Molecule: small-subunit ribosomal RNA
Organism: uncultured prokaryote
RNA sequence: UUGAACGCUGGCGGCAGGCCUAACACAUGCAAGUCGAGCGAGAAAGCACUUCGGUGUGAGUAGAGCGGCGGACGGGUGAGUAACGCGUAGGAAUUUGCCCAGUAGUGGGGGACAACAUGUGGAAACGCAUGCUAAUACCGCAUACGCCCUAUGGGGGAAAGCAGGGGAUCUUCGGACCUUGCGCUAUUGGAGAAGCCUGCGUCGGAUUAGCUUUGGUGGGGUUAGGUAGUUGGUGGGGUAAAGGCCCACCAAGGCGACGAUCCGUAGCUGGUCUGAGAGGAUGAUCAGCCACACUGGGACUGAGACACGGCCCAGACUCCUACGGGAGGCAGCAGUGGGGAAUAUUGCGCAAUGGGCGAAAGCCUGACGCAGCAACGCCGCGUGUGUGAAGAAGGUCUUCGGGUCGUAAAGCACUGUUGAGAGGAACGAGCCGGCUAUAUUUAAUAGAUAUGGUCCCGACGGUACCUCUUGAGGAAGCACCGGCUAACUCCGUGCCAGCAGCCGCGGUAAUACGGAGGGUGCAAGCGUUGUUCGGAAUUAUUGGGCGUAAAGCGCGCGCAGGCGGGCCGCUAAGUCUGAUGUGAAAUCCCUCGGCUCAACCGAGGAACUGCAUUGGAUACUGGCGGUCUUGAGUCUCGGAGAGGAAAGCGGAAUUCCCAGUGUAGAGGUGAAAUUCGUAGAUAUUGGGAGGAACAUUAGUGGUGAAGGCGGCUUUCUGGACGAUGACUGACGCUGAGGCGCGAAAGCGUGGGUAGCAAACAGGAUUAGAUACCCUGGUAGUCCACGCCGUAAACGAUGGGCACUAGUUGGUGCGGGUAUUGACCCCUGCGCUGACGCAGCAAACGCAUUAAGUGCCCCGCCUGGGGAGUACGGCCGCAAGGCUAAAACUCAAAGGAAUUGACGGGGGCCCGCACAAGCGGUGGAGCAUGUGGAUUAAUUCGACGCAACGCGCAGAACCUUACCCGGCCUUGACAUCCUGGGAAGCCGCCCGAAAAGGCGGUGUGCUCUUCGGAGAGCCCAGUGACAGGUGCUGCAUGGCUGUCGUCAGCUCGUGUCGUGAGAUGUUGGGUUAAGUCCCGCAACGAGCGCAACCCCUGCCUUUAGUUGCCAGUAUUUAGUUGGGCACUCUAGAGGGACUGCCGGUGUUAAGCCGGAGGAAGGUGGAGAUGACGUCAAGUCCUCAUGGCCCUUACGGCCAGGGCUUCACACGUGCUACAAUGGACAGUACAAAGGGAAGCAAUACCGAAAGGUGGAGCCAAUCCCAAAAAACUGUUCUCAGUUCGGAUUGGAGUCUGCAACUCGACUCCAUGAAGUCGGAAUCGCUAGUAAUCGUAGAUCAGCAUGCUACGGUGAAUACGUUCCCGGGCCUUGUACACACCGC
Repeated sequence: UUGAACGCUGGCGGCAGGCCUAACACAUGCAAGUCGAGCGAGAAAGCACUUCGGUGUGAGUAGAGCGGCGGACGGGUGAGUAACGCGUAGGAAUUUGCCCAGUAGUGGGGGACAACAUGUGGAAACGCAUGCUAAUACCGCAUACGCCCUAUGGGGGAAAGCAGGGGAUCUUCGGACCUUGCGCUAUUGGAGAAGCCUGCGUCGGAUUAGCUUUGGUGGGGUUAGGUAGUUGGUGGGGUAAAGGCCCACCAAGGCGACGAUCCGUAGCUGGUCUGAGAGGAUGAUCAGCCACACUGGGACUGAGACACGGCCCAGACUCCUACGGGAGGCAGCAGUGGGGAAUAUUGCGCAAUGGGCGAAAGCCUGACGCAGCAACGCCGCGUGUGUGAAGAAGGUCUUCGGGUCGUAAAGCACUGUUGAGAGGAACGAGCCGGCUAUAUUUAAUAGAUAUGGUCCCGACGGUACCUCUUGAGGAAGCACCGGCUAACUCCGUGCCAGCAGCCGCGGUAAUACGGAGGGUGCAAGCGUUGUUCGGAAUUAUUGGGCGUAAAGCGCGCGCAGGCGGGCCGCUAAGUCUGAUGUGAAAUCCCUCGGCUCAACCGAGGAACUGCAUUGGAUACUGGCGGUCUUGAGUCUCGGAGAGGAAAGCGGAAUUCCCAGUGUAGAGGUGAAAUUCGUAGAUAUUGGGAGGAACAUUAGUGGUGAAGGCGGCUUUCUGGACGAUGACUGACGCUGAGGCGCGAAAGCGUGGGUAGCAAACAGGAUUAGAUACCCUGGUAGUCCACGCCGUAAACGAUGGGCACUAGUUGGUGCGGGUAUUGACCCCUGCGCUGACGCAGCAAACGCAUUAAGUGCCCCGCCUGGGGAGUACGGCCGCAAGGCUAAAACUCAAAGGAAUUGACGGGGGCCCGCACAAGCGGUGGAGCAUGUGGAUUAAUUCGACGCAACGCGCAGAACCUUACCCGGCCUUGACAUCCUGGGAAGCCGCCCGAAAAGGCGGUGUGCUCUUCGGAGAGCCCAGUGACAGGUGCUGCAUGGCUGUCGUCAGCUCGUGUCGUGAGAUGUUGGGUUAAGUCCCGCAACGAGCGCAACCCCUGCCUUUAGUUGCCAGUAUUUAGUUGGGCACUCUAGAGGGACUGCCGGUGUUAAGCCGGAGGAAGGUGGAGAUGACGUCAAGUCCUCAUGGCCCUUACGGCCAGGGCUUCACACGUGCUACAAUGGACAGUACAAAGGGAAGCAAUACCGAAAGGUGGAGCCAAUCCCAAAAAACUGUUCUCAGUUCGGAUUGGAGUCUGCAACUCGACUCCAUGAAGUCGGAAUCGCUAGUAAUCGUAGAUCAGCAUGCUACGGUGAAUACGUUCCCGGGCCUUGUACACACCGC
């Protein structure tokens, strides 16, 4: 935007439009007739009269016929048509009824045919025969200005009357005659109409390239013909008219890459829709043209038809039939069936407009004017207006306060469009005609014409419009609300149901699904679907591209075509300008006007960008003529070169053959083997054969159009370049088709074959290995001739010319200066590289060798896949090549660059990462955790590092969340209300307990008006609520783990980049460190690092009790006096900073060495964890959204379980022994803990322990013995005097209670185990290893955890490798980021 359709909804009016499909078939009615003023003939009903015979009237009416005009217009449709069909501009060889104007006529005769009548055929339609008759029907004759034909002498050809009126004259009384009007004939001109011809324009397909005709030639073939107006000419015919339109003869032409022929599609145009325009799409309604009328063909009549409602023939279909024959044509208006997503009434009227006939009245008119149907479209109006906060009720949301629907409603006051009722009431009507008046014409008071008056005529329609009454009364929906795109919440659902134009929503908190509330947009409509244009510069004329995104033919030669140097002249085709004609109307635009406005309609203007004719201009382009030399070319001289072709020659090497020397291997690989070799290989020497390729030189060197070209010589030959002058005079550039060249592989024929080597064979590798590696090996590689015609044929960059900063190389030729010359310096031309400015580019990059700026020509591109494929055609021996689609499918495919991540990429560096070491784990027994299994339950969580002696710093009950059983239901706990009672304490019964029942005792505190009230506590009741270790750690907070104590992570401003982003933070050094220094388009800053804090190591100082004791006194004993020097304690300070010296480094940062120092380069240790990652862990610490349970998923109690056990794994303990075990003796810590506690001395016990209780709220007392060590004795290599599991017995302690299920003691028992496979862990110094001690938890329970001290090593060459990490760089098709794709 729409001729729309569909869904939901629907009050009114105006104006428009309404079968896009089946040019499918049609019932019924209507759509073309009219004229008596051309002609003959001519009813009936009815009415009146009647002598009942009829007469008059109806009536010269109806109906039919002859005749005239009209049925060629109007109306419908778009099947056909790619065409002179249409559009536009022209043309000449024509016709034209009615109409207008002119000229001249309209005289006089004749014979028929319908109707009609009679007869007759047929079912009908429809005829046939005979007879009568009229005319404006028909035919002669006369006349012929003009007309037609012509041989220029001549010849030919007309007519019709009708109506009105009439003075004189005549009359057969009909009329003649005259006149007026209409008509007729001939002819001229016009108007309008029609036919014909031409230029230009008018869809797609070239996978339609030749069509047609004639001649020649070749082949087949030896035999006969067949077909043809195709182009033109001559002459005829035909037509209204030119013409092969048709015919006869002659000629062989005519059309075609500027697209013939063929195929498909299509009525064309004015216009319409869209667009800024250029364009694109379209051709309903209105208007012009064309074509068609059931299908095909044909003519007749006529001015006009090859005729929609005419004829004939054929066909299909339908109908009638007496079976012999007939009838029909809605693409006219309505209407029916059918088709379809879909398109209306079998209406009214000729009142208006228009048409046919007529003199006219008038008749006819489904043209037309109106009405009906449907929101199909455009336009207009309404569905109320004002007021109204208690912000009602209700809905909905809620943070529970409220918000919102919302002044919305109600209420109050109004209005009256529309609706309903009633009344009034148009415009459209002007003509014609009748009557009448006047004027003109005329002889005329006929007639005609003109102007007035008056009468008659309305389908719509009692409609528009106006007035009155009534009464807010009857009148709002649809779509949407994730972004695009205006508009947000709740509930339901739970990758289901569904949505969706694109992106995409939905897997339990969905603004995206469905509903609701609210909102947004439009509104009698709103959405959806379809269509067209736009946006789309996404076919690019305006107005695109082709190095890498799609796109330069592999390269050249060249016909046509396109484009083309300087000057002069002519011309005027292009070009520019003026004029004229045309460009229909409507439409669009402007102005004005008419419907109340608008839509709509009317008038005027503008416009219609076009075409044609004509006048002019001449710069440019073209054409013609002349001239020029700079473009292009030719000649002369010169040097360079793997340029091409042919012939010949050469040496090195490989292989093979022969001979010699010589002996056991050779060869090959990552390692091997196949293979060769004692029949003598490999190696080596000599000789020979043969083929192929030409080391070094060799070079971003040369050369060629490209492919390509490499030993040397000769012959033939192409091109480019330099220099000098001379010559030709635009001879040029490009190049569709065409032609040629064209690597490798491949094909054909014939040669050749040393090496190499597809296929093939074997050996290896491997899970496999139809591969990579090895040993062999055939086509092929080579030559000749002929094909093929493709490559990442690449600079992924077509060719030519011109212009636009430079710097620096290579190569060829030349010039200048100077010189004997070379070198050097300056410079010109050609080719070939690197870098770089402007400019360009998406960026990368290109940049005088352009991808810059321009001009000319060619080729090519238009999302990815399908597919460079199929089909067709052409080429080829084949392989295949060239040309080249569609269906279908996807929402991308792609380019360049950025940040990350990753790499069996690179560089630098670090870490107990490896290496070097020490000790373990993995084997045994036991402890402990986990998996699995089991179970009524074995509660739950944690799962690579970063779950598994983890949450649990301690499950017999409790804990406890699990199971079974018994119980409670406002609850064990919180707040509020009501009633009663203080609270509390004691006892008995039942029960496993919880719970339940019974009894006894007993009153307090505050206030008081002495009645009582209140606080706190208990009991009972009621409902709001409590409660949940129920779910979701993927809704969350908080906390934590991890990378990682790794050195990183960022920001502001500036700068660079279109941008993502970069820079800073990179670089050179250095460090443990983004630590510091230097440099630098960066300059600064923040979080991290370091430091500040704590412990420890030295010293000083202060202070000495519970600590200490040098000296002194004393003692068993720092026990006491005394002292505070020392130790120690714990406060405050000092000390270490690369500060000093030397070396090194860049004079830096720093590093190395040294001195001094208790300590030296961070002294050692701790706390401290950047931006972030892992949807890491935790809803069972706590908090918390949502969901779920509510006599239970809540609560209480008893018992059981978490402690099970074929097995598997993790973490540990103890061992396997002599560096040890056992026994005896002796020595030295640190750090802790202690009142419901630690507990000494003493006594008892064999011991665990018991009795008992001094002391200690702790530098005082206690736990408390430190142990390893050391000394001595013993054991002597063994399943042991190792090892201690397991089991039996006896005990102790804790606790209400050790059966399930504690720890410890003693006696007895005495298992596995003799150092641990693959694999794997920790540790770099007071560390590992080893030894004991303490603490938390805790009634009791540690091999665990946390802390403490004692003894106290080994090793580190080094950074190749494994793991992890940091920085720089590189590649990327990864970005959930290599566990990727």